[in-house]
Model confidence (mean pLDDT): 82 of 100. The RNA shown here (transfer RNA) has 73 nucleotides and comes from a Candidatus Dojkabacteria bacterium. It was read from a public genome assembly. Its Rfam family is "tRNA". Lineage of the source: Bacteria > Bacteria candidate phyla > Candidatus Dojkabacteria.
RNA sequence: GCGGGGGUAGUUCAGCUGGUAGAACGUCUGCUUCCCAAGCAGAAGGUCGCGGGUUCGAUCCCCGUCUCCCGCU
Numbered sequence: 001g002c003g004g005g006g007g008u009a010g011u012u013c014a015g016c017u018g019g020u021a022g023a024a025c026g027u028c029u030g031c032u033u034c035c036c037a038a039g040c041a042g043a044a045g046g047u048c049g050c051g052g053g054u055u056c057g058a059u060c061c062c063c064g065u066c067u068c069c070c071g072c073u
Stems, first nucleotide, its partner, number of pairs: 001072007010025004019056001027043005049065005
């Protein structure tokens, strides 16, 4: 330099051919218990790596760019 894959909640990851995003664990609150843990109920938490474009509408399509992994030269 070229090609491929990844970047989404604090962490690990889903998101079926475009219709304003979820799970598990974790965190917080309450219930339960003498206390802790476990269990149950609820809540908070996301400019979808970044910037543009297309579209009524983009995590999804197109372009550029940053970063990580793999391969080739």